The prediction has a mean pLDDT of 88. Large-subunit ribosomal RNA, domain IV from a Spirochaetota bacterium, 354 nucleotides, folded computationally. NCBI's taxonomy places the organism under Bacteria, Pseudomonadati, Spirochaetota. The full RNA is in RNAcentral, with records from ENA.

[in-house]
Context: one part of a larger RNA
RNA sequence: UCCUCGUUAAGGAACUCGGCAAAAUGGUCCCGUAACUUCGGAAGAAGGGACGCCUCACUAGUGUGACACCCCUGCGGGUGAAGCAUGAAGAGGCCGCAGAGAAACGGAUCAAGCGACUGUUUACCAAAAACACAGGACUCUGCUAAAUCGUAAGAUGAUGUAUAGGGUCUGACACCUGCCCGGUGCCGGAAGGUUAAGAGGAGGGGUUAGCCGCAAGGCGAAGCUCUGAAUUGAAGCCCCGGUAAACGGCGGCCGUAACUAUGACGGUCCUAAGGUAGCGAAAUUCCUUGUCGGGUAAGUUCCGACCUGCACGAAUGGUGUAACGAUUUGAUCACUGUCUCAACGAGGAGCUCG
Numbered sequence: 001u002c003c004u005c006g007u008u009a010a011g012g013a014a015c016u017c018g019g020c021a022a023a024a025u026g027g028u029c030c031c032g033u034a035a036c037u038u039c040g041g042a043a044g045a046a047g048g049g050a051c052g053c054c055u056c057a058c059u060a061g062u063g064u065g066a067c068a069c070c071c072c073u074g075c076g077g078g079u080g081a082a083g084c085a086u087g088a089a090g091a092g093g094c095c096g097c098a099g100a101g102a103a104a105c106g107g108a109u110c111a112a113g114c115g116a117c118u119g120u121u122u123a124c125c126a127a128a129a130a131c132a133c134a135g136g137a138c139u140c141u142g143c144u145a146a147a148u149c150g151u152a153a154g155a156u157g158a159u160g161u162a163u164a165g166g167g168u169c170u171g172a173c174a175c176c177u178g179c180c181c182g183g184u185g186c187c188g189g190a191a192g193g194u195u196a197a198g199a200g201g202a203g204g205g206g207u208u209a210g211c212c213g214c215a216a217g218g219c220g221a222a223g224c225u226c227u228g229a230a231u232u233g234a235a236g237c238c239c240c241g242g243u244a245a246a247c248g249g250c251g252g253c254c255g256u257a258a259c260u261a262u263g264a265c266g267g268u269c270c271u272a273a274g275g276u277a278g279c280g281a282a283a284u285u286c287c288u289u290g291u292c293g294g295g296u297a298a299g300u301u302c303c304g305a306c307c308u309g310c311a312c313g314a315a316u317g318g319u320g321u322a323a324c325g326a327u328u329u330g331a332u333c334a335c336u337g338u339c340u341c342a343a344c345g346a347g348g349a350g351c352u353c354g
Base pairs, nucleotide, nucleotide: 001349002348003347004346005345006344007343008342010340011339014338019335027051028050029049030048031047036041038172052094053093054092055091056090061086062085063084064083067080068079069078070077071076095099107333108332109331110330111329112328113327114325115324119131120130135170136169137168138167139166140165141164147156148155149154173320174319175318176317178250179249180248183247184246185243186242187241188240189239192238193237194236198232199231203227204226205225206224207223210219211218212217251269252268253267254266255265278312279309290306291305292304293303294302
C1' cells in the first nucleotide's frame, strides 16, 4: 500500500451522474391509521406503547375427562370431578447502561412517467417501458373445413364442428375511437377494350412429273415441306362499385372588430380528405435552461400551468386510472465515514530483514 471487517469527536449527503455503498428499520401483543379506490384494497399505511425475573399462584379461564352417582338398557343421557395439557389480565416487588438483552429479523413518506396486474426474456455485459396476458376487433373456414408439414401415402387441426378452428392487429378497467376509398391491397361485378397456348387456314416460299423454248431459261399439278392473314379464344389488366380496429393520409395565401393586439368573419388556390374529442416544451419541443407559478438561500432536473405541437392524436389506439413493479425521475423524514478529513484496531496479502 491492497483485500475483508470493527469502532469513531462535531457535523449529517456538504460526497456523487445518482445516497452507489454503508448505516438505520426489524419479533410478538395492544392502541391507532390519511388521500384515493375497481369498495376488494391502500394497510404491517403512518405514528405510539408494552416485553426480563420473583410473589399472590398448583391464579382466573379454556380443552380433555379417569372415576363416582342418578335416569336408564342404548356403543344412550345427566350431574359432580381427580389427573394431564394450555393459559391471559392484574397487584406488589427485584436487578442491570440495556429485558424481542444473542441470532434470525420490513426503513418510511410524498409526487410524476411507463406498463393494468401474476408471469416471460438476451444460458456467459441488457429483467425493462421489451414479450406474454385476460379483454376488444377484423378476417378466413360448412367439414375430405380453412391453415400447416410432407414428392406422396399420410399426419396435425380434431376423435374438434362457427359459443369451433386458423391468421392479423390491439392489450385489464372507465370514457371514447372523428374525416378521407384519390394511390396500394382485398372483396364483388360483368357490358365493352386489351390479351396466351390452342383451333383456323386466306395467302406466300422450297422441291419437281410435265409443258414451252434452238439455247439460256421460263411456267409449273399432286405430294412432301417451310411459313402464315382474317376469324375464334379464359383468367388477368383496363373498367364499374364496395372496403380504413386493411397498408396508409388527414393544406396554403391574403384581408377583417370603435386604442392596440387578436381574429368569431370574408376572399382565393389546391386536395381523396384537410387533424375532430382528448392531450400537449411530452420516453415526442429544434430554437430551449421557452414563459409563468411551486419547491431550494441558490433548481439545465422535478411538479402545476400556458400553447408559438420544428415534427401529439384516436385499436401502428387517444385520454384517464385504484392495485401491482429487484422499473425510471424528482422531493422529504430517519440514518449514517458517502463526505468535511481522516484516525485507530482485527485478520489476510504484499514488501523488507533473518